[in-house]
C1' cells in the first nucleotide's frame, strides 16, 4: 500500500413550543374528578414465534405401548435442538471457513440409465480345454496335435456415480486373496498420550461397494394449556336457595303531598344467600437483573465485592414541528491542494404487551481491534 479472514462497536447531538401515558407531591373539592409542579416513558433486533426454561390453572401410585425431538467428545447452564473448547472428514498459499458426524456385523429394502453383473453374484464379446464325451489327421500301440461339446475362470476389454481393495511374485489348462510380499482401510488384542473424541504405534484375522436426507435399530429426553394463564371485588337480567310476610277477612303495587277513594294484585311481594355478565382491581415488572473491580477458567461461563432501579400502555401512550450543530452526497467559489465558505437533497431495519435464556431473519451510515498473502521502500 493492494486484496483478504475473524470479531467487537455504534444505530444522530442539543434547545424550544405543543401533545401522548405511568409515578410522585401539593392544592381544591358536591369525593367522580379538576388545577399546579417535578420526575419516568422501546430495540439491536422491542420481529419471527423456531427452541428452552421461570410462573400459573389442570391431570397425576408405578410402569409399559403409540407418538415427537436430539446423535462426534468434553465442558457451560435453571434448561436447550443454545454456547465454549476440541477431535474426525471436506475446502482455502494462508488468517481461517464448513459438517444432518451413532449403527450397513440385528432384520427388512433400494441403488435411475448404461452395462454381463449393482451384490447368497453373473459373463456379452474373451482367455482356456487340466478332467469326461465326440470328430479329424498322426502313430503298431500307449499316446500326440488340432477342433467343438460338457465345462472351468473372471486376468484384460467394454458400461456405469460406484464393477468385488492396490502393486508386483509364485501358481495354474486358464485364473482367482487360491498363495506369498509390500501399500491403503477394517475388525479384534495391546503398549504410548490424551478427562474424552481420538492420535500415534506393535500384533493379528484375507475381514474389503454404497445409501439409515429408506423403513428400522440403540442411547437420551419429553404430561397437557397457557398471562385471553389464573385470582380478587362487583351493577345488571334469566334461572337457583333459605326466611319472612300474604292468598278474598287483600301482603304489596299505581293514580295521590297525605286521607278517603278507586284500579291491579296470588305461578305473589320483600330481605338475604348465592351466581359472576359489562366493569374495575391484582398478576404486571426486583429479575436465572444491570454496572464497575477482582478472583478462576484458553474460553462459554462462575465466585466475591461495590454500586443501581432502568416503560408498563389494555383500542394500546413513548409524538410531531422548528432553530443550530454534527455525517454523507451533488454543485458552485477561494486557497497554501485538501482544506475552507456557500447552497441544495439525503439519512437504514424496524417499535414493547408476563419474564427470561437462545436460535434466524431485516439493517443507511460509521467507528476500532487481531491476524493472513502479495507488492514496494527504508
Nucleotide at each position: 500500500g493492494a486484496a483478504g479472514u475473524a470479531a467487537a462497536c455504534u444505530g444522530g447531538a442539543u434547545g424550544a413550543u405543543c401533545g401522548c401515558u405511568g409515578u410522585c407531591c401539593c392544592g381544591c373539592g358536591c369525593c367522580a374528578g379538576c388545577g399546579g409542579g417535578a420526575g419516568g416513558g422501546a430495540g439491536g433486533a422491542a420481529a419471527g414465534u423456531c427452541c428452552g426454561g421461570g410462573c400459573u390453572c389442570c391431570a397425576c401410585a408405578g410402569g409399559g405401548c403409540a407418538g415427537g425431538a436430539u446423535a462426534c467428545u468434553c465442558c457451560g447452564u435453571a434448561a436447550c435442538g443454545c454456547g465454549g473448547a476440541g477431535u474426525g472428514g471436506g475446502g482455502g498459499c494462508g488468517a481461517c471457513c464448513u459438517u444432518a458426524a451413532g449403527g450397513a456385523a440385528a432384520g427388512u429394502g433400494c441403488c435411475a440409465c448404461a452395462g454381463a453383473a449393482a451384490a447368497c453374484a453373473a459373463a456379452c464379446g474373451g482367455c482356456c480345454c487340466a478332467c469326461c464325451c465326440g470328430c479329424a489327421g498322426g502313430g503298431c500301440a500307449a499316446c500326440c496335435u488340432g477342433c467343438g461339446g460338457c465345462g472351468g475362470c473372471a486376468a484384460a476389454g467394454g458400461u456405469g456415480a460406484a464393477a468385488a481393495g492396490g502393486u508386483g511374485g509364485g501358481g495354474u489348462a486358464a485364473g482367482a486373496g487360491c498363495c506369498c510380499a509390500c501399500c491403503a482401510g477394517u475388525g479384534c488384542c495391546g503398549c504410548c498420550g490424551g478427562u474424552g473424541a481420538c492420535g500415534g504405534u506393535g500384533g493379528u484375522a484375507g475381514c474389503u461397494g454404497g445409501c439409515a436426507a429408506a423403513c428400522c435399530c440403540u442411547a437420551u429426553c419429553c404430561g397437557g394449556a397457557g398471562c385471553a394463564a389464573g385470582a380478587u371485588c362487583a351493577a345488571a337480567u334469566a334461572g337457583g336457595a333459605a326466611a319472612g310476610c300474604g292468598c278474598u277477612u287483600g301482603a304489596g303495587g299505581g293514580c295521590g303531598g297525605c286521607c278517603c277513594g278507586u284500579c291491579c294484585g296470588a305461578u305473589g311481594c320483600u330481605u338475604u344467600c348465592g351466581g359472576g355478565u359489562u366493569g374495575a382491581u391484582c398478576g404486571c415488572u426486583c429479575g436465572a437483573g444491570c454496572c464497575u473491580g477482582u478472583c478462576g477458567g484458553c474460553a462459554a461461563c462462575g465466585g466475591c465485592a461495590g454500586g443501581c432501579c432502568u416503560a408498563g400502555a389494555u383500542u394500546g401512550a413513548u409524538g410531531a414541528u422548528c432553530a443550530u450543530c454534527g455525517c454523507u452526497c451533488c454543485g458552485u467559489g477561494c486557497c497554501u491542494c485538501g482544506g475552507c465558505a456557500u447552497g441544495g437533497a439525503g439519512a437504514a431495519c424496524a417499535g414493547a404487551a408476563c419474564c427470561c435464556g437462545g436460535c434466524u431473519u431485516a439493517c443507511a451510515g460509521g467507528u476500532u481491534u487481531a491476524c493472513u498473502u502479495c507488492c514496494u521502500g527504508c